[in-house]
């Protein structure tokens, strides 16, 4: 940088440096000088890798328990939405509601 694969309704802050920008992406809507990015120190949070235990004929199985170590993450459903399928409301115009797909976002293997 790819490529394959899981999972994304939960959850979980303060202090210091900084000085306007941030939430990937277009369109919306939020956050933000009651200090944005991004750095640092010291918490959490969560169980994907790791460890123990059991269960299975067997696994890219499942369950539970830890939380050192490798990670991520610490407003708002991935913040909503974007393509297109079904339903149902609507005179039209539109509106809602339901998985799918795309694309993102961490992990774990490969190249």
């Nucleotide at each position: 940088c790819u490529c394959u694969u899981a999972u994304c309704a939960a959850g979980a802050g303060a202090g210091g440096u900084g000085g306007a920008g941030g939430g990937a992406u277009g369109g919306g809507c939020c956050c933000u000088g009651u200090g944005a990015a991004a750095c640092c120190u010291c918490g959490g949070c969560a169980a994907c890798c790791u460890u123990c235990a059991g269960a299975u004929g067997a696994a890219u199985u499942c369950u539970g328990a830890a939380a050192c170590g490798g990670u991520g993450c610490u407003a708002c459903g991935u913040c909503c939405u974007g393509c297109g399928c079904u339903c149902g409301a609507c005179c039209u115009u539109u509106c809602g509601a339901g998985g799918g797909a795309u694309a993102g976002a961490u992990g774990a293997g490969g190249g």
Predicted 3D model of a 111-nucleotide RNA (SAM riboswitch aptamer (S box leader)) from Cerasibacillus terrae.
NCBI's taxonomy places the organism under Bacteria, Bacillati, Bacillota, Caryophanales, Cerasibacillus.
It matches the Rfam family "SAM riboswitch aptamer (S box leader)". Its family is annotated with regulation of gene expression in the Gene Ontology.